[in-house]
Model confidence (mean pLDDT): 84 of 100. This is a predicted structure of a 552-nucleotide part of an RNA (large-subunit ribosomal RNA, domain I) from a Pseudomonadota bacterium.

Context: one part of a larger RNA
């Protein structure tokens, strides 16, 4: 030197823990905001770096209820206090105070800063100079004013307004609208009306009361959702791929209001000598429908309600009570072993010096609110359909509408034989003997009644609360984050973005002695079950160093 073993050291895997995360399940909440949010900046403790909370009243202040011997957070120490049977702390519910910045809103800005104008107060001999208040913008509502142009208007101002902005996860809905990618290339297709922008809304949104289906026997009866029809009917450079609906079973159910005929009221306006007619305009009565219904006459019942008072079981925010063991034995420690009892609407769970129904918090049961919020059942008040019968007229029954061409869209549907919604353009009806649909289009028949509006539940989601679950992770894993984490550090900036948990049961954290630099880091002594010794539980490999055995 190589191999090999052996003890050490280095190193932080394993293994064992769990403060942290993931997922889901049922409740509750589903909004803060000019009465200044979200989200910061600066401050704020006796001593205070960071996190927490808090606001110059600055780990706070007041009032009401819980609950209590111990408190001054995280966090020891040192100092100074509070408190002990009810004004201490801590726990809830109502207040108060809340610098400055930020929608920021006096007016300006390079956020957390400057600079002001009015009224009122303090202060000064007076200025200067402090407080407190008010002072963006719109849009609405009175009022006051006022051009061009005489009356108006337009526009300008004054007050008042819990009006409005801005912020927030996902869910919805309109308004816009890609590509990469698939089509084994690509151009119509696809990807996809997705991603992403905007705008708005709510605890859900949205849709919604048939101009719907259906079907040649007849028959449903608004919307939403879900399972099946069905990868089927069809569409498709008939490629690649999109891809229903009728109808059956569920969820869950709820309907109604208008506008026109007609009548009556106010206003204006035309006509008239008046009475008055007649016209537009408001308002109120009527009316709301498809075996067509209303308008005109008669005759009847109070079903029912989503509307407003009121009401307050019952819940949520603090808590309360809560059964039943001992003795030996081994052991640093018993909850383990033995033995011999006890409880159960409680043997769910964590804790505690190993493994506990009976040691401690708990848990099953049972209870509890001064104060706020939430609210069911009831009560009043309000509003108020429905139905009959009968006849006559022939008024009404949503117009730049429907539906036509032309260009586009959306329908599973690519212009197709292409119905039906939608509309950018140019054209345009009818009023029930009417008008729509039934997939070109006729006829018959069949089904409805478009151009106005509202509607709960079935749905769809969790940024947030609280309970509770997991053949989810267990520190290279699970959140980026279990630690002063979106920190620390990296960018001019949009951004990116870590590493990093464990002593013991208790600090009992090693007095005293020695050697050393008044070290460092060791040897004694001491704790302790073990040094496990703070580089701290285990401590594996690579790697180093001594030893030692063999080869050469």
């Nucleotide at each position: 030197g190589g191999c090999g073993u052996g003890u050490g050291g280095u190193g932080g895997a394993u293994g064992c823990c769990u403060u942290g995360g993931c997922g889901c399940u049922g409740a509750g909440a589903g909004g803060c905001g000019a009465a200044g949010a979200a989200g910061g900046a600066c401050g704020u403790g006796g001593g205070u770096g960071g996190c927490u909370g808090c606001g110059a009243u600055a780990a706070g202040c007041u009032c009401c209820g819980g609950c209590g011997a111990g408190a001054u957070g995280c966090u020891a120490c040192c100092a100074a206090u509070c408190g002990u049977u009810a004004u201490a702390a801590c726990c809830g519910g109502a207040g108060a105070u809340u610098u400055c910045c930020g929608a920021a809103u006096g007016g300006g800005g390079a956020a957390a800063c400057c600079c002001a104008c009015u009224g009122c107060g303090a202060g000064u001999c007076a200025u200067g100079u402090c407080g407190c208040a008010g002072u963006a913008u719109c849009c609405c509502a009175a009022c006051c004013u006022g051009a061009a142009c005489a009356c108006a208007u337009a526009g300008g101002g004054u007050u008042g307004g819990a009006g409005a902005a801005g912020c927030a996860a996902a869910c919805c809905a309109g308004g816009g609208g890609a590509a990469g990618u698939g089509a084994a290339a690509c151009a119509u297709c696809u990807c996809a009306g997705u991603a992403c922008c905007c705008u708005g809304a709510g605890g859900a949104a949205a849709a919604g009361a048939a101009a719907a289906c259906a079907a040649u026997g007849a028959g449903u009866g608004a919307u939403u959702c879900c399972c099946g029809u069905a990868g089927u009917a069809g569409u498709g450079g008939c490629g690649a791929g999109c891809g229903a609906a009728c109808c059956g079973g569920g969820a869950g159910a709820a309907g109604c209001c208008u506008a026109a005929a007609c009548c009556a009221a106010u206003g204006c306006c035309a006509c008239g000598a008046a009475a008055g007619u007649g016209g537009c305009a408001u308002c109120g009565g009527g009316g709301u429908u498809g075996c067509g219904g209303g308008u005109c006459c008669g005759c009847g019942a109070g079903a029912g309600g989503a509307c407003u008072u009121u009401g307050g079981a019952g819940g949520u925010u603090a808590g309360c009570a809560a059964a039943a063991u001992c003795g030996c034995c081994u052991g640093g420690a018993a909850a383990g072993g033995c033995g011999a009892g006890c409880c159960a609407u409680a043997g769910a769970g964590c804790g505690u010096g190993a493994a506990a129904g009976c040691c401690g918090c708990g848990u099953a049961u049972g209870c509890g609110a001064a104060a706020a919020c939430u609210g069911a059942a009831g009560a009043a008040g309000c509003c108020a359909a429905a139905g009959c019968g009968g006849g006559g007229u022939a008024c009404c029954c949503a117009a730049g509408u429907a539906a036509g061409g032309c260009g586009g869209g959306a329908c599973a549907c690519g212009u197709g034989a292409a119905a039906u919604c939608c509309u950018g353009u140019c054209u345009g009806a009818a009023u029930c003997u009417g008008c729509c649909a039934g997939g070109a289009c006729c006829a018959u028949c069949u089904g409805g009644u478009a151009a106005g509006g509202c509607u709960a539940a079935a749905u769809a989601c969790u940024a947030c609360u609280c309970a509770g679950c997991g053949a989810c992770c267990g520190a290279u894993a699970g959140u980026g984050a279990a630690c002063a984490a979106g920190u620390a550090c990296c960018g001019c900036g949009a951004g990116g973005g870590a590493a990093a948990g464990g002593u013991g049961a208790a600090a009992a954290g090693a007095a005293c002695c020695c050697c050393g630099g008044u070290g460092a880091g060791g040897g004694g002594a001491g704790u302790g079950a073990u040094a496990a010794g703070a580089a701290u539980c285990u401590g594996a490999a690579a790697c180093c160093a001594c030893a030692u055995g063999u080869c050469u």

The sequence was found in a public genome assembly. It matches the Rfam family "Bacterial large subunit ribosomal RNA".